[in-house]
Source information
Bacterial RNase P class A from a Bryobacterales bacterium, 398 nucleotides, folded computationally. It was read from a public genome assembly, where an Rfam model found it. The prediction has a mean pLDDT of 77. Taxonomically the source falls in Bryobacterales (Bacteria, Pseudomonadati, Acidobacteriota, Terriglobia). The model forms 91% of the base pairs in the Rfam consensus.
Formats: sequence, C1' cells, structure tokens
RNA sequence: CCUGCCGGACGGGCAGCCGCGUGUUCCAUCCGCCUCACCGCGGCCGGCGCACGAGGAAAGUCCGGUCUCCACAGGGCAGCGUGCCGGCUAACGGCCGGGGGGGUUCGCUCAAAGCGGAUUUCACGGAAAGCGCCACAGAAAAUAUACCGCCGGCGCUCUGGAAACAGAGUGGCUGGUAAGGGUGAAAUGGUGCGGUAAGAGCGCACCGCGGCGGCAGCAAUGCCGCCGGCAGGGCAAGCCCCACGCGGAGCAAGACCAAAUAGGGGAGGAGGGGUGGCCCGCUCCGCUCGACUUCCGGGUAGGUCGCUCGAGCCGGGUAGCAAUAUCCGGCCCAGAGGAAUGGCUGCCGCCUUCCAUUACGGGAGGUACAGAAACCGGCUUAUAGUCCGGCGGGUCUC
Repeated sequence: CCUGCCGGACGGGCAGCCGCGUGUUCCAUCCGCCUCACCGCGGCCGGCGCACGAGGAAAGUCCGGUCUCCACAGGGCAGCGUGCCGGCUAACGGCCGGGGGGGUUCGCUCAAAGCGGAUUUCACGGAAAGCGCCACAGAAAAUAUACCGCCGGCGCUCUGGAAACAGAGUGGCUGGUAAGGGUGAAAUGGUGCGGUAAGAGCGCACCGCGGCGGCAGCAAUGCCGCCGGCAGGGCAAGCCCCACGCGGAGCAAGACCAAAUAGGGGAGGAGGGGUGGCCCGCUCCGCUCGACUUCCGGGUAGGUCGCUCGAGCCGGGUAGCAAUAUCCGGCCCAGAGGAAUGGCUGCCGCCUUCCAUUACGGGAGGUACAGAAACCGGCUUAUAGUCCGGCGGGUCUC
C1' cells in the first nucleotide's frame, strides 16, 4: 500500500432574517376578591426580552420491568413460555464469560489424518418412560430383510479320461453371505490387517460407542486407566417426560374540581284539581297532584393532577477477563393537547462526477434513515456519508 473479518464512535458547522412550542421577568387592556376609592392579591388574552426545545434508532410494539386500577386463603390440574454451565441485572426470551457440536479461513505437515490460531453459527434438557411418524426411491426405514451380486452343494450340458475323477458352463433346485454395486436425507459402528468356500467384531490394532474408576474444574465438561465386541437408526421445530417461570388490563391507567340542559331526592309552596271525614250546599281539617323558590348528591362537557429528577447524563477513581457493581466531583436535559422542534439566504465542510493542471483551482449534482406523546432496560428492522481501534492474509521498501 492492497484485501478480508470483527468491534466502537459520529451522523453536518457558523452567521443573518422570518416563524413555532413550553416556562418565565417586565409592560398594557379587561375581569374577579377586599375597598367609597387607591394600593394589594389572583386570572384570561396580547406585546418586548430571556432560558430550553427529538433520535441512534424517537420506528416495529417482539420481550422484560416501574407505576395505576381490578381480582386474589393455601395447594393442585389445565394452559402458555423458557431450556448446555457459571455470572450480571429491578427483570428478561437480554448481556458477559466458559463448555460442546457445525461452517469458513490460515498455520504446522510432502500430503492425508490430526493438532493449533482467528472468525462465525447453533430451540444446545430428555429418543434404554410410553405413543406416533420416517414421503419418493429402494430388497429392506427398524420384531428385520436380500434386487444385482459373491460363494458352496445337488442336477444338467460340454471337454479330457478305460474308469474313478478333473476342468469349464448353466435363465434349474437348494443353502450360505452382507464384502462390492444400486436406492435414499438417513441402511443396523468406521478404517486396516488377519481369517474364510465367499463373507462376517469371526479375531486383532486404532478410532467411535457403552459401563466402572481416578484426576482437573463451582459447573457444563475435559483428560487418563480398566472392562465390554457393540447393545441403543433418525425426528421432541409431533404428542409427551423433566426442571423453572407466569393473575388481568393498561396513562383513553387512575385521582380531584366541576357548568348549562335533562332527570333523581329533601324542604317550602301561590292558586287550583282530585279524594276522605253518613248524604247535599258552605266553612274547616287531613291525604294527594302541583307552577314556582331553595338545598343536596350522581354525572356529561370542560379544567387540574398523574407528567417527568430518573434502575438519569458527563468526567475520574476502585474491584472484576468482561457484563457489571461501587465511590467522588460536576450537570438538569421537550413535556402536550392530535401533537412545536421549521423555512429562506450566504459562507464553509463531506461525497460523486466533469474540466483544467506544476500547483492552487473551477462547473454540475448529491448530503441518508427517520419524528418524542407516562417512563425505563433490551431485541429486531431502516440508515447517504465519515472517523477510530483490533485481528488475519498478500506485496514492496528499510
């Protein structure tokens, strides 16, 4: 210098003009309270000024929590979720570290096998509890079995031979075998040597597997030794078994204040209607209906709170491999309601491309994804362009 992988950070800057949201000092009009009034206190709207005003994902709403209301003796069943081990955390399906399996690449090696490094990935508990399934192809997909083969015996044919017999062949009969071929995602341990009629863990060595023991480790697990000839094909992302966890709804949660109108209840009630006091008339009394007056409570519109100081941010120290924890110092950083955080101009950045070139430069185009709504921790997805760090490989120079 080129290239690959991994991790982290940023994600336009300055100035001018105009505009928006929240809070607030001051000013002015108006309104309410006290008052004769002024002063004072409170409030609506407006104006000048000041302070602050989106993100790394504010997104998807997938997971976990805070908070609020409702429900709830205890235990179990059902249902849902999680699933190697250890640690972190408020918690998690998250993060960190470790173990095991797989992939890629590099090194050691003549090469292979093997070992090691880097990086990446894994729903990574249980298939000797039980049930179920394993398409197509194939003989056979799990009590086993044999299509092409290989090999033996019998029969038959041919050749040689006097014969016994030998050799060769065989669309026949019968038996052995699981080497080889073939099918498949997967074929009843693998490789090699011996062995055999041919074969076969039939025997042996190594690898794999199972059991037992020892050592190391908190553990997952690893290493070593002995024994066993090999039992137990795969699928739990099918039911299932084991262990652990889980009540529901969500800030339109929820709490408070509280018009007009309608309706409910209490008290009073003009005037009148109805009815009772044996019947009729009058008077009086009781009950009831009742315009209207007043009070009370529920509740709607509306308003206030919840609301943003928090598992907070920045810097440093300490413990730890790390996630993280803790201490010290500093800081306050949108709050809101269908929703402000913007626009224009100039200059400068950055990227692409063209022109020109010794160099300086000039023109054109581009500058992403996206938009807080109670809050927090994660995950996932989107993102123009730039910077930093680590590791591997190649090339050149010293």